[in-house]
The RNA shown here (c-di-GMP-I riboswitch aptamer) has 87 nucleotides and comes from a Gemmatimonadota bacterium.
The source organism's lineage runs through Bacteria, Pseudomonadati and Gemmatimonadota.
Model confidence (mean pLDDT): 88 of 100.

Formats: sequence, structure tokens, C1' cells
RNA sequence: CGCUGCUCAGAGCAAAGCCGUCGAAAGACGGUGACGCAGAGCUACGGGGCUACAGCGGAUCUCCGCCAUGCUCGCCGGGCCGCCAGC
Repeated sequence: CGCUGCUCAGAGCAAAGCCGUCGAAAGACGGUGACGCAGAGCUACGGGGCUACAGCGGAUCUCCGCCAUGCUCGCCGGGCCGCCAGC
């Protein structure tokens, strides 16, 4: 340096649920809690997924459709950085 994650060490993160805050929502953040994770570290760059306030169109009574500029890196891929061990 490359490949791999069978083995070792010390750590790390934290799904669902519940509580609180923010948000139109999706969702995010904090606490609690561990389903899992060898990149479950960072990055919305490509694809996928979620939402639809505003806007546009329709309906006409509060409804429906379209739309990402919103969200998701714990959906996949790419990029950046990185721990330990084995070969």
C1' cells in the first nucleotide's frame, strides 16, 4: 500500500417504543431505550423512497391532482476521511 472481516484489543454509534422541543408534513434534535451496525463517520453527487406549506390546475366547501426548493447516507451506488486484526 492492497485485499479480507474468521480471530484479538480498546472504544464508538443507536432501530422501534415512550417523553419533550421544532416543523404544514415527511422528518429532525434532546432524554430514555438497544433492533442492529466494521464505516450505522462525513457528503444529497447519481438512482430509489417519503412528504406537499407555498405555487399551479380542477372541484366547490375545505376536497382532489401535479410539483422539491423539504427529508432520508440505518435503501443502493459514488466521493472524502478513519480504528483494530488477519493475509